[in-house]
Context: one part of a larger RNA
Molecule: small-subunit ribosomal RNA, 3' major domain
Organism: Glycomyces sp. AB82-M
RNA sequence: UGACGGGGGCCCGCACAAGCGGCGGAGCAUGCGGAUUAAUUCGAUGCAACGCGAAGAACCUUACCUGGGUUUGACAUCACCCGGAAACGUCUAGAGAUAGGCGCCUCUUCGGACUGGGUGACAGGUGGUGCAUGGCUGUCGUCAGCUCGUGUCGUGAGAUGUUGGGUUAAGUCCCGCAACGAGCGCAACCCUUAUCCCGUGUUGCCAGCAAGUAGUGUUGGGGACUCGCGGGAGACUGCCGGGGUUAACUCGGAGGAAGGUGGGGAUGAGGUCAAGUCAUCAUGCCCCUUAUGUCCAGGGCUUCACGCAUGCUACAUUGGCCGGUACAGCGGGUUGCGAUACCGUGAGGUGGAGCGAAUCUCUGUAAAGCCGGUCUUGGUUCGGAUUCGAGUCUGCAACUCGGCUCGAUGAAGGUGGAGUCGCUAGUAAUCGCAGAUCAGCAACGCUGCGGUGAAUGCUAGGAUGGGAUCCAACCC
Numbered sequence: 001u002g003a004c005g006g007g008g009g010c011c012c013g014c015a016c017a018a019g020c021g022g023c024g025g026a027g028c029a030u031g032c033g034g035a036u037u038a039a040u041u042c043g044a045u046g047c048a049a050c051g052c053g054a055a056g057a058a059c060c061u062u063a064c065c066u067g068g069g070u071u072u073g074a075c076a077u078c079a080c081c082c083g084g085a086a087a088c089g090u091c092u093a094g095a096g097a098u099a100g101g102c103g104c105c106u107c108u109u110c111g112g113a114c115u116g117g118g119u120g121a122c123a124g125g126u127g128g129u130g131c132a133u134g135g136c137u138g139u140c141g142u143c144a145g146c147u148c149g150u151g152u153c154g155u156g157a158g159a160u161g162u163u164g165g166g167u168u169a170a171g172u173c174c175c176g177c178a179a180c181g182a183g184c185g186c187a188a189c190c191c192u193u194a195u196c197c198c199g200u201g202u203u204g205c206c207a208g209c210a211a212g213u214a215g216u217g218u219u220g221g222g223g224a225c226u227c228g229c230g231g232g233a234g235a236c237u238g239c240c241g242g243g244g245u246u247a248a249c250u251c252g253g254a255g256g257a258a259g260g261u262g263g264g265g266a267u268g269a270g271g272u273c274a275a276g277u278c279a280u281c282a283u284g285c286c287c288c289u290u291a292u293g294u295c296c297a298g299g300g301c302u303u304c305a306c307g308c309a310u311g312c313u314a315c316a317u318u319g320g321c322c323g324g325u326a327c328a329g330c331g332g333g334u335u336g337c338g339a340u341a342c343c344g345u346g347a348g349g350u351g352g353a354g355c356g357a358a359u360c361u362c363u364g365u366a367a368a369g370c371c372g373g374u375c376u377u378g379g380u381u382c383g384g385a386u387u388c389g390a391g392u393c394u395g396c397a398a399c400u401c402g403g404c405u406c407g408a409u410g411a412a413g414g415u416g417g418a419g420u421c422g423c424u425a426g427u428a429a430u431c432g433c434a435g436a437u438c439a440g441c442a443a444c445g446c447u448g449c450g451g452u453g454a455a456u457g458c459u460a461g462g463a464u465g466g467g468a469u470c471c472a473a474c475c476c
Stems, first nucleotide, its partner, number of pairs: 007471003011467002019423005026313008034304002042053002064299007073122001077121008088103006106113002124288002127286003133282002135277003138273001140271001145184006151160003164175003190265004195233007205222002209220003236259001239253005315416001319375007331362003336355002341350003382413001387408007429452007
C1' cells in the first nucleotide's frame, strides 16, 4: 500500500421483511452423475456445470464401437516418368466402399488443358497440452469505481488530489481544502415505446358523395380518420411554494400525453477467478504417418436397481365436457406459403387460384374470454401415464430409433417434509401465437409477440447475505 476480522460508522440491492406464485411429493420430457456396454464420442462441475456447446443424433451429422476396404491418400501445391480419357448411362459380384464388362468418348496454338497410374517432396489428425498462446466468452457488476501530468509532503515504499460537510442512481453535483488540472468509466449523444404537428398517400384507410352486390373498400372517387414512411415539436427541476448555506439538491403543486434518469434496449472502466474454450477458428511445442489419416455397411450417442437439476401436465367446481360467439401482435413464404372446392370421424388426401407478398398465403389465424346447456364431491364426465389395435405423413429407409390421428385401455396423483426459488406494474400470475434450426421430429426447450391482469413494500428499527466506502490505539 493492501487483504482479512463471528470489529465500528455510513449507504445500497427482490437481500430480509410485507405479499403473490412456484420447486421439493406424483407421472412424463430434457440434461447430468452413477452403473452398464463392443461403443454407450467429447467438452462444461459452487454461485458463474447440469432444456449448457446441441437454432433440431433414424442414414448423414458423428468425433465412438464392430466388421470390410485403402495408403501421395477424401482435400492442396510442386517436380519428374508413363498413359488417354474422365464424367455419364447400363449390366454383373458385393452389405456397401469397391472391382470388372458394355455403351458413349476428347480439345489442342503439340507447350499444354482435363484426367488415370508410378516416384518423391508432402497432405491429413474433432490426437495431447486452455497451466505455452491469440481471439472470443462467463463472473464480481451496469457495481462506481480505476488512473495520469505537474505541484506539494515523506530518507523511502508511498501519500495528497480521490479525504472532509452536504447531495445524488452515480468519483452526480455543490461547498471547503496543498493542491491545480486531465483521462478511462457515470450521464448524454444511438434504437424503441408513450403525445401532437407537417409532408406524402399504395398494396394501406373509408368520414362525406355516387354505383353495384346475397355479402365484402367491391368499383368510381376521396386524404378527413386509422396506419405506413420521412421530417419536426415536446420534459429542461423550465414555472410556483416550503426546506436548505444566497449552493448543490430535496419535498409539494400547477400545467401537461408524459415529471424529475418517463418505460424498455443496446452500451460492461481498470482488474479478479493460471475461470471456460486447442472440438468454431487460429496457433507454439509434443505425438501418429500401411495409421491416432481416410472410405464404407451396420450398431452406438436413445441402455437403466438408482441419485440430482431444469421444465411440462395434473391432483379439479375461480373446474371438466358439449354447442354457439368476439377481439391481437411479432413474424415466415418460390426446392416455398398454399386459398375457394371436393374426399376422409380425424391425422391427412385430391387439386392448384393467387403470391418473391402493407396486394396472395401460413391465418376467415388465436386462446383464455362471453352466452347457453350438462356434470355434483365420487380417484369422478378429475387426471392422463402405460399398453394394444387400426391408420396417416416425411423420408432410399421409421426394427433398434420419428411425429401425428382414430378406437380401446385408464396407472400414479386428493396441493407435497426439512428446505428452497422467482417477482415491485402492464410486473407476477395466467392464455395462446410466431420464428430460428429443420425432409421429418422426440420443442413440454429456446428467442420473440401480443391478450387478460393482481397483491404487497416504500417511514423507522432489528436479524441475515452481498456490494461500495471510510476509521482505528489491537493482530498479521